Two RNAs folded together computationally: RNase P RNA and transfer RNA, 431 nucleotides in total. Rfam match: Bacterial RNase P class A. Rfam links the family to the GO terms tRNA processing, dimeric ribonuclease P complex and ribonuclease P activity. Model confidence (mean pLDDT): 79 of 100.

Formats: sequence, C1' cells, structure tokens
RNA sequence: GAAGCUGGCCAGACAGUCGCCGCGCACAGCAGCAGGUGCGGGGAGGAAAGUCCGGGCUCCAUAGAGCAGGAUGCCGGUUAACGACCGGACACCGUGAGGUGAUGGAAAGUGCCACAGAAAAUAUACCGCCGAUGGCUGCGCAAGCAGUACAGGUAAGGUUGAAAUGGCGAGGUAAGAGCUCACCGCGCUGGUGGCAACAUCAGCGGCAGGGUAAACCCCAUCCGGAGCAAGACCAAAUAGGCUGGCCAUGACGUUGCUCGAGUCGACAGCGGGUAGGUUGCUUGAGCGUCAGGUAACGAAACGCCUAGAGGAAUGACUGUCCACGACAGAACCCGGCUUAUCGGCUGGCUUCACUA
RNA sequence: GGAGGCAUAGUUCAGCGGUAGAAUACUUGCUCGACAAGCAAGGGGUCACUGGUUCGAUCCCAGUUGCCUCCACCA
Repeated sequence: GAAGCUGGCCAGACAGUCGCCGCGCACAGCAGCAGGUGCGGGGAGGAAAGUCCGGGCUCCAUAGAGCAGGAUGCCGGUUAACGACCGGACACCGUGAGGUGAUGGAAAGUGCCACAGAAAAUAUACCGCCGAUGGCUGCGCAAGCAGUACAGGUAAGGUUGAAAUGGCGAGGUAAGAGCUCACCGCGCUGGUGGCAACAUCAGCGGCAGGGUAAACCCCAUCCGGAGCAAGACCAAAUAGGCUGGCCAUGACGUUGCUCGAGUCGACAGCGGGUAGGUUGCUUGAGCGUCAGGUAACGAAACGCCUAGAGGAAUGACUGUCCACGACAGAACCCGGCUUAUCGGCUGGCUUCACUA
Repeated sequence: GGAGGCAUAGUUCAGCGGUAGAAUACUUGCUCGACAAGCAAGGGGUCACUGGUUCGAUCCCAGUUGCCUCCACCA
C1' cells in the first nucleotide's frame, strides 16, 4: 500500500418564527366541566416492522390432577425466562483471521429406500473367474492327456444405482473370500487429562450388511388457556321480550378427553337498546458508573427520569453547515430472533507485495 | 394493535415423499339442413417466492410476499 475477517457508536446537525401533544407553576374567568393567557422543561427507532419465541400484568379462579398434545435436543454457564446469548467440544468449508451446524438414540420396536440393477434383506448370480472333485465327449491297452462352465465352487473384477455387505496393501488359494498378517474403521474393557461434551494411550475380539428419526417412535428436560379490542368503574336507554330442545342419572366448570373442588341452570335462534365517559397508561426484571468474570453478564453504593396519543400528537417557513439524508412513526410494557436499509466514524485480527 | 386461514391448468377444486390429475372452458374432427347437445382426439402448469432435510419435495421444516376472516357492551 492492497485485499479480507470481526466488534462498537451515530442515523442529518445548528439557529430563529408560527403551529401540535403532555406536565409543572402563576393569572383571569366559571355554579361546575371543558376551554384561555404567560413562563419553564419534555416529546418516535435500530429496527418502532414481522407477530416468530420468552415473560411481566389482567381475567377464567373460591383449587386442581391425569392422559392426549406441543416444544427443545453435544457439554458447561448467564438470565425473570426462552427455541435467545456467552464459552468450549466435535464435524464440514476457508491459505488464514474466521464462518456454518435442525449436534441425543438405528443394538427397544415398526416403517421407507421409487426407477435401474442379478440383488436394497430371510439377501443375491446377469457378464465373469476356477478345475481333473463328479459327469459327458474324443484319443489311448492302461496310466493318463485334451475339451466341455453340465453338476459344483466363488463374490476379488465388471454392469446398475445416492448407496452393493468394512477399506487399503501383502501373503495364500483350483479360482477366491478376514482365509492369514500389518495398518485404518467398528465393538468391548481399562489407564491418563478435563466439572463435562470429548481427546489420547493400551489390550482383547474377525466384526451386528447400510442409509433414513425436519419418518412413526424411544430417552432426557420443560409447558394451563385467552389476551389491554385483557380487565375495572360510571352514566344512559330499552323488551327482566319471544321461541326451541336438554334438564339434577343434567348443565357449566377457558384448547381436546377423563376425574374433581365448586355453582344452580347452561346452550341455540329471533328480536330490542346503547356504540358515551373515566381508568388500565407509564418508575421499569429501567438507565449510567463500577468490584468481579475469558465472555455473556454484573453485587453493593452513588447518580439520573427519558412519549403516553385517543379517527391517533413532531408540521410549515428562513438561514448556515454537510456525511446530500436510505429503511422507515410508539399504541400495555420488557428480553431476544428474523426481515428491510443510504452512508459516516472507529477498535482488533489475517493474508499478499515492497522497503528498512 | 392482536388472533386465525389460504396460495396448484383460463376458472373451480383433488393430490398420505417416487417426478401432476378431474370437471368446466379452448382448438380440431365426426354427426346434423344448420346451431346446440353427444362422441373422439389434442394443447394448456417455474405447484406464490427463496433456502434447507433427503438419493429424490406440490407434500416435511424455516423465512419472505400477497389475499381472506374475526376481536365492544346491556338484558
């Protein structure tokens, strides 16, 4: 200097004028409410989004239990909790910094592996390979010789396929085969290191044919449901209306089924009235500094207060600067994930080239 | 703001992991005096999109996009 990998911060800024929302104080006015004037402070995001997870909170509720069902899935930790995050192990990709991983079990059982191929499990012989062990044919007095893949032996080579019965090398054999040996793989038993996942070493064994669990399933751990349009209160109006079946051996009992505490009805249809106001609504598992910790996190102490609209508040104009502004606006609140995205600043690390 | 469902031929819908079907519509032919009906044949599909699991995905899983439905009280 170039090319990369991986963290953090910002998200147009400043000033002025008018306008919008909320809070505090003061004034005026009012029966009261709503509203007015002045001053002061505050007022959308890193994703506010998707609604994919976990909760807080509210109700069912004056209790629940079991089954079904669902979720997660290497080990350890953080957290209110999680399917999140941090660290580590293993596997794969990359020269590397790093990245990805839906990572328990196929020897508990049941399924599936189409087509092709001989054959995909109770395994198998299409092309092949083998010989005097049998048979047949020819020659020969006989011994024997030659041929034949018929019987028999074989699965090392080839075909098909995603995958073919452990792999590779040597020996051995009629030709072959863990048939034998060494190494690797697999299984079992122990030693060492580590909390553990796991790594490594040694011995024994000729060895259950493979794959698939985002197939059913087994194992371990966890899980009530509904959701602020949840709920609570006030006011107003009407029709406390009509019909239907079930009905105490019944109905309800907040996913489904069974049981149960408990209540006395519960359900369906037609019809009627009102769609008003207040609250829930913002002080939080909050934020900042920090001991400690590899890190995620984070004790005590001190400091800080940072939107609460209600058909939905941030707009308009002027001037300057510049990174010339993308994706994009809270609706009960928080911790994450995923998706969209113009740019700017900055930390650490890797590789290549050159120079000293 | 929240809770659910769907996406396959022009249209309406099936499809239990082995390479996509039916009806209707369209085209052609036969039949008919002609039309319709009937009969026969034929064409028409990136299974919404992007990844993943698997030998293989319309189907299983994750994400994105589009469309549809529901969510007040009294008695």